[in-house]
RNA sequence: GGGGGAGUAACUCAGGGGUCAGAGUAAUCGGCUCAUAACCGAUGAGUCGCAGGUUCAAAUCCUGCCUCCCCCA
Numbered sequence: 001g002g003g004g005g006a007g008u009a010a011c012u013c014a015g016g017g018g019u020c021a022g023a024g025u026a027a028u029c030g031g032c033u034c035a036u037a038a039c040c041g042a043u044g045a046g047u048c049g050c051a052g053g054u055u056c057a058a059a060u061c062c063u064g065c066c067u068c069c070c071c072c073a
Stems, first nucleotide, its partner, number of pairs: 001072007010025004018056001027043005049065005
């Protein structure tokens, strides 16, 4: 230098144009218990890597850039 993949909650990930942006784990609070763990319930936490474009509408499609991983040279 060329090609491919990934970037969404504190962590691991789902979601591939319209439904409120979600799950598990973690955190906080409550229930249960003599108590702790387990279990049950609730709560909060997100500029969807950044910028631009297409569209009535973009996390999702297109372009450029950034970071990480793999391959080729």

Description:
The RNA shown here (transfer RNA) has 73 nucleotides and comes from Candidatus Saccharibacteria bacterium RIFCSPHIGHO2_12_FULL_49_19. The organism belongs to Candidatus Saccharimonadota, within Bacteria. Its Rfam family is "tRNA". Its family is annotated with triplet codon-amino acid adaptor activity in the Gene Ontology. By type it is a transfer RNA.